[in-house]
RNA sequence: GCUCCGGUAGCUCAGUAGGUAGAGCAGUUGGCUGUUAACCAAAAGGUCGCCGGUUCGAGUCCGGCCCGGGGCG
Numbered sequence: 001g002c003u004c005c006g007g008u009a010g011c012u013c014a015g016u017a018g019g020u021a022g023a024g025c026a027g028u029u030g031g032c033u034g035u036u037a038a039c040c041a042a043a044a045g046g047u048c049g050c051c052g053g054u055u056c057g058a059g060u061c062c063g064g065c066c067c068g069g070g071g072c073g
Base pairs, nucleotide, nucleotide: 001072002071003070004069005068006067007066010025011024012023013022019056028042029041030040031039049065050064051063052062053061
């Protein structure tokens, strides 16, 4: 330098015919228990790496850039 994969909640990851974002774990609150743990329930939590473009509408398509990993030279 070229090429492929990835960058979504604190963490690990889903979300591909474009239709206003989810799970598990962690944390919080409540229940249960003599207490803790376990277990049960609930609420909260992200605008989807950054900047543009297309579209009525973009995590999802297009362009540029940044970061991580693999391959080639």

Transfer RNA from a Candidatus Aenigmatarchaeota archaeon, 73 nucleotides, folded computationally. The sequence is in RNAcentral, with records from ENA. The coordinates come from a structure-prediction model, not an experiment, and the mean pLDDT is 82. It matches the Rfam family "tRNA". Rfam classes the family as a transfer RNA.